This is a predicted structure of a 72-nucleotide RNA (transfer RNA) from a Deltaproteobacteria bacterium.
RNA sequence: GGUCUCGUGGUGUAAUGGAUAACACGUCGCCCUCCGAAGGCGCAGAUAUAGGUUCGAUUCCUAUCGAGACUA
Numbered sequence: 001g002g003u004c005u006c007g008u009g010g011u012g013u014a015a016u017g018g019a020u021a022a023c024a025c026g027u028c029g030c031c032c033u034c035c036g037a038a039g040g041c042g043c044a045g046a047u048a049u050a051g052g053u054u055c056g057a058u059u060c061c062u063a064u065c066g067a068g069a070c071u072a
Stems, first nucleotide, its partner, number of pairs: 001071007010025004018055001028042004048064005
């Protein structure tokens, strides 16, 4: 340089065009306890960026950025 794959909360994953973006762990608060652990309840927290297609985009297309694999 070429080809391909991936990018979603703090972490690991879902959502395959119909939307309140779901689940687990974690953080925080409350309950429980003499205190803590465990347990129960609750809150907050995310679609890499910019365009395009569409009535509607996490999903499809383009470019950029980043990570990785193969190849020269």
Rfam family: tRNA. The sequence was found in a public genome assembly.